[in-house]
């Protein structure tokens, strides 16, 4: 400090997710030790059990045990005395403290500073007093009652218990005369109490200022309510109660209501500012089962006191009793989850007591628990045969890996024993035989988790096969997954590692510090104007705000920094800083504030002129439709892309005259003009708003802005009452369509129009808020007035409206003095798509609706702007047998031939628009052959190794072969040495036309022989990318000029090759023959002139002229030429596209198969056939058929071959048999042409399919299955529908011919060459392609992308007749405990008395509040509900085709 995800790629904008740090955590795997922390966040649920608040005998009476002294004694004991001091009581003083947990509270609770009208027990100081009487009662004794807790009656007793009187220095009160009120004692001393005043400490009450969460879908709240007055009550002010008077107080600076919530020092994050947070520890509140309530006390409205209501739990003898762990521990529940029913008061500190001392689950300790911090060890040194095992591999090898084994050492920590603290100031030690020391022991006992696609360190092999599974985000997995899973080996932490969940950060994604709103989310539709904030220039003054300085506070504790103890750290202790704050003193006077003058520049105002669709209101003019009436006039009109319905012989359309009636106002008009905006358009009058200018009179800041608020506000719609010509939602016909509830055409109602009154929205748009003010300049217009003159021009100005452009600004696009520049002030408004401007709820409307305005869910994008493509039923130019002109076919018949489909044991396999289909196949009878059904073989039909035998004579008998002969490798250095063959064997291995062309080389189609594709280097843009390659002409061409921020260059174009066309030359055999002999014949002599042949050259280059053109490139004529502007063909296919095609040519990764999917054998198949498609051929006839004569090629090809030529055969062919390995011999006959003459228009003398017979020929073999010939037959078919193919010249048509495979097959397919044509105006249209430009929501790129209805399934949400809960408010019953008041006839110890009673006090009744309860109605909020609604999500359901391109009717807003 940033990274990842929207895109083909780019900038910005925006979300979403990573990487930190953190925790009272938790799950998951693994655990050796020690320190220090820390340890029910959830049920303020309910709890057994045992502790947690007692203590004082030196207050006070009685006083058991034990001890003891005397006396008696029947020796058991009784009395009595003293000592003891239990247990229980009176009395004091503590149980208001410590300890708990956070329920409630949004508050003077809290923090912070300050304040006055108060009290404070013990404690400290100071100062006075401590005197005299009294009646009681508990315990205790006796007695009743009850199960029990417990209680009643009688009696006795004491005190520091309770009363009384006397005394007041001071203190209260007061009408200022006076009144009034205290005390305890104990003790041998010594103290040590009590009591009254003052002063202090401490601790509490009590008021104020500020500060304290989120929501306005909570706007109004208030009757003790707000204030005074007398009372009253408090420790004290005070509506804190009461009575009376007033009507007031509190809110938009957010009351009141309702949700959440202990506040705080501090904790965690962050650079900071913030944000989240409020465990541990500290300070403060409120709390004790719930709810109410006093009492006592100095203090309480009391956690372990009362007393009542209440729910729950327990005990009973049923009659009545008992309890409250949110004190330790410990138990049930609940939860993801959170510990022992431990020791000790030795220290700390609490409480009583003079003290010893006694409580003290506070506290100090120890246990459990990696829950966290922090330390430590799991060993350390040599050690390459780089061991073995594992893992990979290109098999060489590499990694693990000095890792290990092995030698040498060590002993921290564990353990085993010995010694043994400080904590403690004399005593006392729970922790604890603990920390520490020492000494032994053994390398001995001690390593795991998560990771490995980016992001983010770290990679391979298997295994799976969109499966299983991973995944924080992008995404991985569909047979070669560094993403699953397991290995090996890495990386990273480490007694822990991951993961989950929470802040905070990253995130400038609430923005104070620090964002923005033209088009990414975002500027109310407009203006008036109210609170509120903001405000010209000057002078004094004040000091509220600022500033600068002292003073209090800012608790500790922690953070930071310096030191010191625990070995070290973590911890802890010292000391400082600091705590950004608040209060309060002093000073300053520039700024803002106030205040008092003063000023014209800002605002206004008075005058004078202007301009205009500003506005209302009345009138009033033509044109035009539409309808009426009448003439003329006849068969149509009308409407369309065609067309209908529609009108019209009842007279329509047309065209005249009159004549009604409503709306709208051509031309002028114009990025002209007025208005705030919506908006305003014929004239004319009234009536009225604003602006501008020119003069500068007069006020003197009157300004600008504006939440709420008013008012205006297109069209549509709505209400009443007109009004209706035209045009038109609805609706209706016609039409168009697969349909067409649509565009398209006929009709037509509300509407539109007036007048009133709503409504309040719009892409209400400059998608630009309002107001000032400064920043370059240029050219238009509208209004005004100035100067100058030449009088219609020049300059300057103000005030609108445009257009260009500079600085700047902007993601870009663009804005630009009328900013979206630079500044300042005010309001509005935005914070990722969706859901949604939706739901509820409010408010306003008559309805329509409108305006505030949510969340669950869901998804990783949603959007801007620009860039390259790619596409358009966008343009612009341009080419191409693209269309058009033309010629010949296909498509109809019959047949060949591939191909589908079927069929089959098999009918092998592949190719699938164009770019599969007479294609692999340049030739399937066997064979090929990859297919079938049979049979056979198993290291194998090939390859490679390595063992072994053979591969020598000679007889003998047999057998086969063959007319006989006759039948066993080579080399050799002579060694069974090599090699080689052939045979048998072994495991490696061969083998696969088995998969995958979507793993792949290699080749090949295709766009397309189209003219493009690119690169340096500069320039320009943030960038993606432009620029050069775009313009202007030219071309066939990115050909080539000429401009140009480009300047050059490179694959392609083109030329360089090859052929053909005209020349020379060289060379003439096998070619050739003019001339000159010869011959049947270039046959020969001879010749090389010319044909040819096959090498070299020449030749064409817009070179010449002449004309257009820009002085250019070029293009158009012309001349000469064989040939003319690329002369004809041809080879030659850039960058790339289609996962195109091929694993079945070869290669070849990976799988798969191994007595078989290998390999041999005979046979069958590939030749099938209701059928559909492609391509060809043959034909339909007379331009033709058949006959008969007759002429003229070219490229080829030949020895297992091409065969002259003779015979034979009707023929195919057959027997013979010369020639030639070829410019020589053959194949070879060209045929179409031409002459003659026939046929005479029909299924024919056309056509030849089909069968039927006989035959050649090739071949081992022609049955499924070859050609060929002859004789018979003699189908279909009379020029082909929709639709569709070639070709522009020696081409198309058409005729014959060779050739490659090949025994043998050719209508294919590759060649030759003969005869040889139209036609082309042109570039509208179909089809393809170039180059510009434009639109885009596409980029798998239009075969794109995408919208809605319905079905289906799940989700979450709102209605919903109810239903069931909390919660709050009325109003009304009711009224426990308590208090306050009253009343007391019952009762009654202290004072008083005159003794009778009084005074005062109790119980009780009564009334006042008032807690639970109850009744009846609201309000608000949950839960859930039949049925119902709409969103939303889901590979491959149904209709349609609305948006995106002019998306095919341009789109969008109300």
């Nucleotide at each position: 400090a940033g990274a990842g995800u929207u895109u083909g790629a780019u900038c910005g904008u925006g979300g979403c997710u990573c990487a930190g740090a953190a925790c009272g955590a938790a799950c998951g795997c693994u655990g050796g030790c020690g320190g220090c922390a820390g340890g029910c966040c959830u049920a303020a649920c309910a709890c057994a059990u045992g502790c947690a608040a007692g203590u004082c005998g030196a207050a006070c009476g009685a006083g058991a045990a034990g001890u003891u002294g005397g006396u008696c004694u029947u020796c058991g004991g009784a009395c009595u005395g003293a000592u003891g001091g239990a247990c229980a009581g009176u009395g004091g003083c503590g149980g208001a403290c410590g300890g708990g947990g956070g329920a409630g509270u949004a508050a003077c609770g809290c923090g912070u500073g300050g304040g006055a009208a108060u009290u404070u027990a013990c404690c400290c100081a100071a100062u006075g007093g401590u005197a005299c009487g009294g009646a009681a009662u508990a315990a205790c004794c006796c007695a009743a009652g009850g199960a029990a807790a417990c209680c009643u009656g009688g009696g006795c007793u004491a005190a520091u218990a309770c009363c009384g009187u006397a005394u007041a220095a001071g203190c209260c009160c007061u009408u200022c005369g006076g009144g009034g009120g205290a005390a305890a004692g104990a003790u041998u001393u010594a103290u040590c109490g009590c009591u009254g005043u003052u002063g202090g400490a401490u601790g509490a009450g009590c008021c104020c200022g500020c500060g304290u969460c989120g929501g306005a879908u909570u706007a109004g709240c208030u009757u003790g309510u707000u204030g005074g007055c007398g009372g009253g009550g408090u420790a004290a002010c005070g509506g804190c109660c009461u009575a009376c008077c007033a009507a007031g107080g509190c809110a938009u600076c957010g009351a009141u209501g309702g949700u959440u919530a202990g506040c705080u020092g501090g904790u965690c994050u962050g650079a900071g500012a913030g944000g989240a947070u409020g465990a541990u520890c500290a300070g403060c509140c409120a709390c004790a089962c719930u709810g109410g309530g006093a009492c006592u006390g100095a203090g309480a409205c009391a956690c372990g006191g009362c007393c009542c209501a209440g729910a729950c739990u327990c005990c009973u003898a049923c009659g009545g009793g008992a309890g409250g762990c949110a004190g330790c521990a410990g138990u049930g529940g609940g939860g993801a989850a959170u510990c022992u029913u431990g020791c000790a008061c030795a220290a700390u500190g609490g409480g009583c007591g003079c003290a010893a001392g006694c409580c003290u689950g506070a506290u100090g300790c120890a246990g459990c628990c990696a829950u966290g911090c922090c330390g430590c060890g799991u060993g350390a040194g040599u050690g390459a045969a780089g061991a073995a095992g594992g893992c990979c591999c290109u098999a060489g090898g590499g990694u693990u890996g000095u890792a290990a084994a092995a030698c040498u050492c060590u002993u921290u920590c564990g353990c085993u024993a010995g010694g043994g603290a400080a904590g403690a100031u004399a005593a006392u030690g729970a922790c604890g035989g603990u920390a520490c020391c020492u000494a032994g022991u053994a390398a001995a006992g001690a390593a795991g988790c998560c990771c490995c696609g980016g992001c983010c360190a770290a990679c391979u092999c298997c295994g799976u096969g969109c499966c299983a599974g991973c995944a924080g985000c992008c995404g991985c997995g569909g047979u070669a997954a560094u993403a699953c899973g397991g290995a090996g080996g890495g990386g990273g932490c480490u007694a822990g590692c991951a993961u989950u969940g929470u802040u905070c950060g990253g995130a400038a994604u609430u923005a104070c510090u620090g964002g923005g709103c033209g088009u990414a989310a975002a500027g109310c539709g407009c203006a008036c104007g109210u609170a509120g904030g903001c405000g010209g220039a000057u002078u004094g003054a004040c000091a509220a705000g600022u500033u600068g300085g002292g003073g209090g506070u800012g608790a500790a504790a922690g953070c930071c920094c310096g030191g010191a103890g625990c070995u070290c750290a973590a911890c802890u202790c010292c000391g400082g800083a600091a705590c950004u704050g608040c209060c309060u003193c002093c000073a300053a006077a520039a700024c803002u504030g106030u205040u008092a003058g003063u000023c014209u520049a800002g605002a206004g105002u008075c005058c004078g002129a202007g301009a205009g669709a500003g506005g209302u209101g009345a009138g009033u003019g033509g044109a035009a439709u539409u309808c009426c009436u009448a003439g003329u006039g006849u068969a149509g009109a009308g409407g369309u892309g065609g067309a209908a319905u529609u009108c019209g012989u009842a007279g329509a359309u047309a065209u005249u005259a009159g004549g009604a009636a409503g709306a709208a106002c051509a031309c002028c008009a114009g990025u002209a003009g007025c208005g705030a905006a919506g908006g305003c358009g014929g004239c004319u009058c009234a009536c009225u708003g604003g602006c501008c200018c020119g003069a500068u009179u007069c006020u003197g800041a009157c300004g600008c802005u504006g939440a709420g608020g008013u008012g205006c506000g297109a069209a549509a719609g709505c209400g009443u009452g007109g009004g209706g010509a035209g045009c038109a939602a609805a609706c209706a016909g016609g039409a168009u369509u697969a349909g067409a509830u649509a565009c398209c055409c006929u009709g037509g109602u509300a509407g539109u129009c007036c007048a009133c009154g709503c409504c309040g929205u719009a892409a209400a748009c400059g998608a630009u808020g309002a107001a000032u003010g400064c920043u370059a300049g240029u050219u238009g217009u509208c209004g005004g007035g100035c100067g100058g003159c030449u009088u219609g021009c020049c300059g300057a100005u103000c005030a609108g409206u445009g257009g260009c452009g500079c600085a700047g600004c902007u993601a870009a696009c663009g804005c630009a003095u009328u900013a979206a520049g630079c500044a300042u002030u005010c309001c509005g408004c935005c914070u990722g798509g969706g859901g949604a401007g939706u739901a509820c709820g409010a408010u306003c409307g008559c309805a329509a609706g409108a305006u505030u305005a949510a969340a669950a869910c869901u998804c990783a994008a949603a959007g801007g702007a620009a860039u390259u493509g790619a596409c358009g039923g966008g343009g612009g130019c341009c080419c191409g047998c693209a269309c058009a002109a033309g010629c010949g076919g296909u498509g109809g018949a019959g047949c060949a031939u591939g191909u589908g489909g079927u069929u089959u044991a098999a009918u092998u396999c592949g190719a699938a628009g164009c770019a599969a289909c007479g294609c692999g196949c340049a030739g399937a009878a066997c064979c090929u052959u990859a297919c079938c059904a049979g049979c056979c073989c198993u290291u194998g039909a090939c390859a490679u190794a390595c063992c072994a035998a053979u591969c020598g004579c000679g007889g003998u008998u047999a057998c086969c072969g063959g007319a006989g002969a006759c039948u066993u490798c080579a080399g050799u250095u002579c060694g069974g040495c090599u090699g080689g063959a052939u045979u048998g064997g072994u495991g490696a291995c061969a083998g696969g036309u088995g998969c995958u062309g979507c793993a792949u080389g290699g080749c090949u189609g295709u766009c397309g022989u189209c003219a493009g594709c690119u690169c340096g280097u500069g320039u320009c843009g943030u960038g993606a990318g432009a620029u050069g390659u775009u313009g202007g002409g030219u071309u066939a061409a990115g050909u080539c000029c000429c401009g140009c921020a480009a300047c050059g260059a490179g694959c392609g174009c083109a030329a360089c090759c090859c052929u053909c066309g005209c020349c020379u030359u060289u060379a003439g055999u096998u070619g050739c023959c003019a001339u000159c002999a010869u011959u049947u014949a270039g046959u020969u002599g001879g010749g090389c002139a010319c044909u040819c042949u096959a090498g070299a050259g020449g030749g064409a280059c817009u070179g010449c002229c002449g004309g257009u053109g820009u002085c250019a490139a070029a293009c158009c004529g012309g001349a000469g030429g064989a040939a003319g502007g690329c002369g004809g063909g041809g080879a030659u296919g850039a960058c790339g596209u289609c996962a195109a095609g091929u694993c079945c040519u070869c290669a070849u990764g990976g799988c798969c198969u191994u007595u078989a999917u290998g390999a041999a054998c005979a046979g069958g198949g590939c030749u099938a056939c209701a059928c559909a498609c492609g391509u060809a051929c043959u034909a339909c006839a007379a331009u033709g058929g058949a006959c008969g004569g007759u002429a003229c090629a070219a490229c080829c090809g030949g020895c297992a071959g091409c065969c002259a030529c003779u015979u034979c055969g009707c023929g195919a062919g057959a027997a013979g048999g010369a020639g030639c390995a070829a410019a020589u011999c053959c194949c070879u006959a060209a045929a179409a042409g031409c002459c003659g003459g026939u046929c005479u228009c029909a299924g024919u003398c056309c056509g030849g399919a089909u069968u039927g017979g006989a035959g050649u020929c090739u071949g081992c073999a022609a049955c499924u299955c070859g050609a060929c010939u002859c004789c018979a037959u003699g189908a279909a078919g009379u020029u082909g529908g929709a639709a569709u193919c070639g070709c522009u010249a020696g081409u198309a048509a058409u005729c014959g011919u060779g050739g490659a495979u090949c025994a043998g097959c050719a209508u294919g397919c590759c060649g030759c060459g003969g005869u040889g044509a139209a036609u082309a105006c042109g570039u509208u249209c179909c089809c393809g392609g170039g180059c510009c430009u434009u639109g885009u929501a596409c980029a798998c790129a239009c075969c794109g992308c995408c919208c809605g209805u319905c079905a289906c399934a799940c989700c979450a949400c709102g209605g919903g007749a109810g239903u069931u809960g909390g919660u709050u408010g009325u109003a009304c019953c009711a009224g426990a405990a308590g208090c306050g008041g009253u009343u007391g006839a019952g009762c009654u110890a202290a004072c008083c008395u005159u003794c009778g009673g009084g005074a005062g006090g109790c119980a009780g009744g009564c009334c006042g509040c008032c807690a639970a309860g109850g009744u009846a109605u609201g309000g608000c909020u949950g839960g859930u509900a039949a049925c119902u609604g709409g969103g939303g999500u889901g590979a491959a359901g149904u209709c349609g085709u609305a948006a995106c391109a002019a998306g095919g009717u341009a789109a969008c807003c109300a």